This is a predicted structure of a 75-nucleotide RNA (transfer RNA) from a Candidatus Melainabacteria bacterium. It was read from a public genome assembly. The coordinates come from a structure-prediction model, not an experiment, and the mean pLDDT is 80. Rfam family: tRNA. Rfam describes the family as follows. Transfer RNA (tRNA) molecules are approximately 80 nucleotides in length.
RNA sequence: GCCGAAGUAGCUCAGUGGUAGAGCAACGGUUUUGUAAACCGUAGGUCGUCAGUUCAAAUCUGAUCUUCGGCUCCA
Numbered sequence: 001g002c003c004g005a006a007g008u009a010g011c012u013c014a015g016u017g018g019u020a021g022a023g024c025a026a027c028g029g030u031u032u033u034g035u036a037a038a039c040c041g042u043a044g045g046u047c048g049u050c051a052g053u054u055c056a057a058a059u060c061u062g063a064u065c066u067u068c069g070g071c072u073c074c075a
Stems, first nucleotide, its partner, number of pairs: 001071007010024004018055001026042005048064005
């Protein structure tokens, strides 16, 4: 340099045009002598960034950044 994949909550991930979600973690409560477990509830998101298409974009298009894998060139 070329090709491909990935980027969504603190972590691991789902969601392929029409209200952004789950599990775990965090916080509060119930329970317990206490802790854990269990149960109930609360909070947490510029969907990597910028632009475009559309009535409407996490989702489609282009550019760009980062990470991973493969290939190639030089040394």